SAM riboswitch aptamer (S box leader) from a Bacteroidia bacterium, 101 nucleotides, folded computationally. The source organism's lineage runs through Bacteria, Pseudomonadati, Bacteroidota and Bacteroidia. It was read from a public genome assembly, where an Rfam model found it.
């Protein structure tokens, strides 16, 4: 880095360094932010893909350990279709697991 498969409206923040923008892309909004965001570390918590274990072919329970995540639904909305319209549905991107390469 590619590719397969699954997920993605749920849940979980404090400390200290940095320094102007940040919220993945374009575009419209909206929002977060020198009362210091973002992004790094350090602690802490979520969840529960891999993992553990008990029943067993699908589910219960569990958090050692390998990720991951801890503003807003992946912030929204178009970039596709349906529909007068609220609205559905779908896809592409992209993020994470796992597994192959």
């Nucleotide at each position: 880095u590619u590719g397969u498969u699954a997920u993605u409206g749920a849940g979980a923040a404090g400390g200290g360094g940095u320094a102007a923008g940040a919220g993945a892309u374009u575009a419209g909004g909206c929002u977060c932010a020198c009362a210091g965001a973002u992004c790094c570390c350090c602690u802490g918590g979520c969840a529960a893909c891999c993992c553990g274990u008990c029943a067993c072919c699908u589910g219960g329970c569990g958090a050692a350990g390998g990720u991951g995540c801890c503003a807003a639904a992946a912030c929204c909305u178009a970039a596709c279709c349906c529909g007068a319209a609220a609205g559905g549905g779908a896809g592409a991107u992209a993020a994470u697991a796992a597994c192959a390469a």